[in-house]
RNA sequence: GGGGUGAUCGUCUAGCUUGGUCUAGGAUACGUCCUUGGGGUGGACGCGACCCGAGUUCAAAUCUCGGUCACCCCA
Numbered sequence: 001g002g003g004g005u006g007a008u009c010g011u012c013u014a015g016c017u018u019g020g021u022c023u024a025g026g027a028u029a030c031g032u033c034c035u036u037g038g039g040g041u042g043g044a045c046g047c048g049a050c051c052c053g054a055g056u057u058c059a060a061a062u063c064u065c066g067g068u069c070a071c072c073c074c075a
Stems, first nucleotide, its partner, number of pairs: 001074007010028004020058001030046005051067005
């Protein structure tokens, strides 16, 4: 230098193919409460995310373009 894959709550992850109710879901962590004599376990509720910018569209996490970062392959 060329090519490929990926980036989503604090952490892990689904959703992308086929754009539209899904409140962007689940697990875990954290907070409050219930349960207990107390703790653990369990339960209820809460909290919290689409890497950045632009475009297409009535509508973008999803499609297109550019950028950043990470990993892999080629040279």
Overview: The prediction has a mean pLDDT of 81. A computed fold for a 75-nucleotide RNA from an archaeon, annotated as transfer RNA. Its Rfam family is "tRNA". Rfam describes the family as follows. Transfer RNA (tRNA) molecules are approximately 80 nucleotides in length. Gene Ontology term of the family: triplet codon-amino acid adaptor activity. By type it is a transfer RNA. It was read from a public genome assembly.